[in-house]
A computed fold for a 99-nucleotide RNA from Sporolactobacillus shoreicorticis, annotated as SAM riboswitch aptamer (S box leader). It was read from a public genome assembly, where an Rfam model found it.

RNA sequence: UUCUUAUCAAGAGUGGCGGAGGGACUGGCCCAAUGAAACCCGACAACCAGCACGCAGUGUAUGGUGUUAAUUCCAGCAGUUUAGACUGAGAGAUAAGAG
Numbered sequence: 001u002u003c004u005u006a007u008c009a010a011g012a013g014u015g016g017c018g019g020a021g022g023g024a025c026u027g028g029c030c031c032a033a034u035g036a037a038a039c040c041c042g043a044c045a046a047c048c049a050g051c052a053c054g055c056a057g058u059g060u061a062u063g064g065u066g067u068u069a070a071u072u073c074c075a076g077c078a079g080u081u082u083a084g085a086c087u088g089a090g091a092g093a094u095a096a097g098a099g
């Protein structure tokens, strides 16, 4: 980097450090000097491994990841609908496996 499968409406800090950006892309709409990103710590979760009980599976949170404003912040394509809205796809993210 590509493919496959699964999930994406829940959950999580009044911390340290740092100083201007951030929310994938585009358009919106937001967050941010009452302090953005990054990093550290804490926390959440339970995909994989481990461990316990075990038929399935359940539990745990030791390790590998991940997450920690807003539904993946909303829309972006198609359909239904008077509208509001809804459904599916696509895109994206994460995990596990394969090349």
Base pairs, nucleotide, nucleotide: 001099002098003097004096005095006094007093008092013041015040016039021031022030023029025076026075027074028073042068043067044066047064048063049062050060051059052058053057072091077088078087079086080085
Its mean pLDDT, the model's own confidence on a scale to 100, is 86.